[in-house]
């Protein structure tokens, strides 16, 4: 200075998934508040022709091409995210799953109702501009 590990009650990062209060068998569970997300639910609006492989929701996670004996595996790609304050630009680089509902759900006040799981560790001392902490006088 570079690679690689491993530690941490400290930071942080993906996401709605965090805090507090209560008991308890206390890595967790159980009730409840507060926050944050999601769901279904009038009027109006919209859609209402016929078929089909039924339709639909949470998520960035949809489509597309090749190989392959399905699963698969390789590319691309809509869309998302991460490089430690915030925007804007420029370079890097990751993900692009997975699952629920169970023939039924357009939007939708009111009003009903669920859910707070899991996983993981960046670091370019780049540019400009704004701001914030600290600390000395």
């Nucleotide at each position: 200075u570079g690679c690689g590990g491993a530690a941490a009650u400290a930071c942080g990062c993906u996401u709605a998934a965090u805090u507090c209060u209560u008991g308890g068998u206390a890595a967790c569970c159980a009730a409840g508040a507060a926050a944050c997300g999601g769901a279904g639910g009038a009027c109006c609006c919209a859609a209402c022709c016929a078929a089909a492989u039924g339709g639909g929701g949470u998520g960035a996670a949809u489509c597309c091409c090749a190989c392959a004996g399905a699963u698969g595996u390789g590319g691309g790609u809509a869309g998302g995210g991460g490089g430690a304050c915030u925007c804007u630009g420029c370079c890097c680089u990751c993900c692009g799953a997975a699952u629920c509902c169970g023939u039924c759900a357009g939007c939708u006040a009111a009003c009903u109702u669920c859910g707070u799981a899991a996983g993981c560790g960046u670091g370019g001392c780049c540019a400009g501009a704004g701001g914030g902490u600290u600390g000395c006088u």
c-di-AMP riboswitch aptamer (ydaO/yuaA leader) from Thermincola sp., 137 nucleotides, folded computationally.
Its Rfam family is "c-di-AMP riboswitch aptamer (ydaO/yuaA leader)". Rfam describes the family as follows. This family represents a conserved RNA structure found upstream of the ydaO and yuaA genes in Bacillus subtilis and related genes in other bacteria.
The coordinates come from a structure-prediction model, not an experiment, and the mean pLDDT is 80.
The organism belongs to Thermincola, within Bacteria.
Of the family's consensus pairs, 92% are formed in the model.